[in-house]
Context: one part of a larger RNA
RNA sequence: GUUCACUUAAGGAACUCGGCAAAUUACUACCGUAACUUCGGGAUAAGGUAGGCUCUGAGUAUGUGAAUCUAUUUACUAGAGGAGCAGAAAAGAGUUGCAGAUGAGAGGCCCAGGCGACUGUUUAACAAAAACAUAGCACUCUGCAAAUUCGUAAGAAGAAGUAUAGGGUGUGACGCCUGCCCGGUGCUGGAAGGUUAAUAGGAUGGGUGCGAGCUCAGAAUUGAAGCCCCAGUAAACGGCGGCCGUAACUAUAACGGUCCUAAGGUAGCGAAAUUCCUUGUCAGGUAAGUUCUGACCUGCACGAAUGGCGUAACGAUCUGGGCGCUGUCUCAAGUGAAUACUCA
Numbered sequence: 001g002u003u004c005a006c007u008u009a010a011g012g013a014a015c016u017c018g019g020c021a022a023a024u025u026a027c028u029a030c031c032g033u034a035a036c037u038u039c040g041g042g043a044u045a046a047g048g049u050a051g052g053c054u055c056u057g058a059g060u061a062u063g064u065g066a067a068u069c070u071a072u073u074u075a076c077u078a079g080a081g082g083a084g085c086a087g088a089a090a091a092g093a094g095u096u097g098c099a100g101a102u103g104a105g106a107g108g109c110c111c112a113g114g115c116g117a118c119u120g121u122u123u124a125a126c127a128a129a130a131a132c133a134u135a136g137c138a139c140u141c142u143g144c145a146a147a148u149u150c151g152u153a154a155g156a157a158g159a160a161g162u163a164u165a166g167g168g169u170g171u172g173a174c175g176c177c178u179g180c181c182c183g184g185u186g187c188u189g190g191a192a193g194g195u196u197a198a199u200a201g202g203a204u205g206g207g208u209g210c211g212a213g214c215u216c217a218g219a220a221u222u223g224a225a226g227c228c229c230c231a232g233u234a235a236a237c238g239g240c241g242g243c244c245g246u247a248a249c250u251a252u253a254a255c256g257g258u259c260c261u262a263a264g265g266u267a268g269c270g271a272a273a274u275u276c277c278u279u280g281u282c283a284g285g286u287a288a289g290u291u292c293u294g295a296c297c298u299g300c301a302c303g304a305a306u307g308g309c310g311u312a313a314c315g316a317u318c319u320g321g322g323c324g325c326u327g328u329c330u331c332a333a334g335u336g337a338a339u340a341c342u343c344a
Base pairs, nucleotide, nucleotide: 001339002338003337004336005335006334007333008332010330011329014328019325027051028050029049030048031047036041038173052095053094054093055092056091062086063085064084068080069079070078071077072075096100108323109322110321111320112319113318114317115315116314120132121131136171137170138169139168140167141166142165148157149156150155174310175309176308177307179240180239181238184237185236186233187232188231189230190229193228194227195226200221204217205216206215207214208213241259242258243257244256245255268302269299280296281295282294283293284292
């Protein structure tokens, strides 16, 4: 010097990205316990009081239950019985130390907000989370030799199941809800027409031969699914406008005009895990607040199962605040153990 423990005057987060780390708290009994709530919770909420030993209470309350007796339906029966054994507390009196949950062990607490309902799962060895899953919800496929999956096949899973079943996809408890658009892409349905392969067809033409013939090219016509086409479908993939004017202060525009579109964003929320400008503006909290909370709406670029907005409970989650507590700090000091280092 370092590591691991321990103690510390006064102050008490002034430390720091941030109370990281440490400290506080901790047990039992009793008292007491808010908002909110899905009435279960929240809750050990919070916050208090008591705690040793001796005696009395008291061999009491209480627990267990032998012998013995009685009854009959004679049983692993029922009833009476109360020996023996075990054995408190409240309350009261006294006593005692600085200290009685004396050691060890043994929750710090509260308020507000974001996200995810919850228990659960995950990057073995830098990430445990707001990610994944989940019950619930919805769409879709599947009538059983099911759909789907593995396999060339036989065969197997699905399932020794049968639509209250099984597969796929999305969303993600619960509450209130889930608007408009089918033009594009997809899917489903339709079959009149158009297009379309092999096949069928063989008009016609070429080569060659004296010829019969051989050989080559080949039009019309025939001809499925698909595509074009016509509909439906968004809890399918997805999408959800611009400019100009207008009210008797000003400002704003309920209103009007016009262009474009398949349709022009509804409810709810909103500087948000989304807001660039931005430390937006106002209010709260602080002496002082780029964070935080509540509002406003000018949403660069929220928005409804790629779910929207709420929500009790839950969380080694993220953010802000408060009480308590402390060597985190002002500002450092000392002790113990181990080790490095120097000398022998």